[in-house]
Context: one part of a larger RNA
RNA sequence: UUGGGUUUAAAGGGUCCGCAGGCGGGAUUCUAAGUCAGUGGUGAAAUCUUGCAGCUCAACUGUAAAAUUGCCAUUGAUACCUGGAAUCCUUGAGUGUGGUUGAAGUAGACGGGAAUAUGUCAUGUAGCGGUGAAAUGCAUAGAUAUGACAUAGAACACCAAUUGCGUAGGCAGUUUACUAAACCAUUACUGACGCUCAUGGACGAAAGUGUGGGGAGCGAACAGGAUUAGAUACCCUGGUAGUCCACACCGUAAACUAUGAUCACUAGAUGUUGGCGAUAUACAGUCAGUGUCUUAGAGAAAUCGUUAAGUGAUCCACCUGGGGAGUACGUUCGCAAGAAUGAAAUUC
Numbered sequence: 001u002u003g004g005g006u007u008u009a010a011a012g013g014g015u016c017c018g019c020a021g022g023c024g025g026g027a028u029u030c031u032a033a034g035u036c037a038g039u040g041g042u043g044a045a046a047u048c049u050u051g052c053a054g055c056u057c058a059a060c061u062g063u064a065a066a067a068u069u070g071c072c073a074u075u076g077a078u079a080c081c082u083g084g085a086a087u088c089c090u091u092g093a094g095u096g097u098g099g100u101u102g103a104a105g106u107a108g109a110c111g112g113g114a115a116u117a118u119g120u121c122a123u124g125u126a127g128c129g130g131u132g133a134a135a136u137g138c139a140u141a142g143a144u145a146u147g148a149c150a151u152a153g154a155a156c157a158c159c160a161a162u163u164g165c166g167u168a169g170g171c172a173g174u175u176u177a178c179u180a181a182a183c184c185a186u187u188a189c190u191g192a193c194g195c196u197c198a199u200g201g202a203c204g205a206a207a208g209u210g211u212g213g214g215g216a217g218c219g220a221a222c223a224g225g226a227u228u229a230g231a232u233a234c235c236c237u238g239g240u241a242g243u244c245c246a247c248a249c250c251g252u253a254a255a256c257u258a259u260g261a262u263c264a265c266u267a268g269a270u271g272u273u274g275g276c277g278a279u280a281u282a283c284a285g286u287c288a289g290u291g292u293c294u295u296a297g298a299g300a301a302a303u304c305g306u307u308a309a310g311u312g313a314u315c316c317a318c319c320u321g322g323g324g325a326g327u328a329c330g331u332u333c334g335c336a337a338g339a340a341u342g343a344a345a346u347u348c
Base pairs, nucleotide, nucleotide: 004319005318006317007302008301012316014203015202016201017200021196022195023194025089026088027087028086029085030084031083033082034081035077036076037075038074039073040072041071042070049065050064051063052062053061054060092193093190094189095188096186097185098184099183100182101181104179105178106177107176108175109174110173120148121147122146123145127138128137164171165170208249209248210247211246212245213244217243218242222238223237224236225235260315261314262313263312264311265310268293269292270291271290272289273288274287275286276285297304298303321348322347323346330341331340332339333338
């Protein structure tokens, strides 16, 4: 490079936005760049192929033709296709109008219930706590338990669902304000304005980092008690960082549906969420989601199956035996931790 692949065998980028690039709906006319046809020039010779000839044959050699699939110039063709120019269209895309939806986001304020622990006070007296069994630990300086009051921080039982929302990460007490989105109905408007996207930009769990706060519970490290042959663990008693807030970094996860985005097509059954259907938790249906089962088909099978891993199209990303190795070196980024890019020798 060709070909083949990417749920689980190697392989989909964590997600979105998006310049360049690639690809792109219907109709008519023009153009003639691509495309197609003719002609001319060039495409060295040798080689290759074919015919004939020469060495007794052959290899070999000579000679003629063909080929050299290309490039350049020029003259034409334009039915169909791509490009370019012009005009138009509405079904793609978007806007408007009227509704609806949700744990969607940001900021502020607050307390209905429930739960946890600490401190103080009161009652009250000798144990409490913990385990497989114990001990460390707490307790006559009055613990544990019970009751009342107050303070602080963090998290929101039930509702709760195979539910919902968000691009992903993720999102759940209540209420208010602001902001964005999706869906449905209508078909009023624009008229291809679209799809995908290397580089790039933004966001991105947890842990970790910096500065300043906060610190109830939990709890790496650490200490002690057990267990054990040992026990740098599992169990127990404590406990720092952290977990929480503000601002700034980090940029990674089994960031998973291990399944890139968009569009079209392909037989059904059955739930569920939000609309429409004048009204109704009625019936049948339809649009947009979200589940389960299954036909055709696919698949190595498990399984997937209109939310495809089926049948096609466009664009991007990635893979090429196991180790060495996501290592070394270099570079970029970072305060650091490290992240990104990413080999080879060698070995089986």
Predicted 3D model of a 348-nucleotide part of an RNA (small-subunit ribosomal RNA, central domain) from an uncultured prokaryote. The full RNA is in RNAcentral, with records from ENA.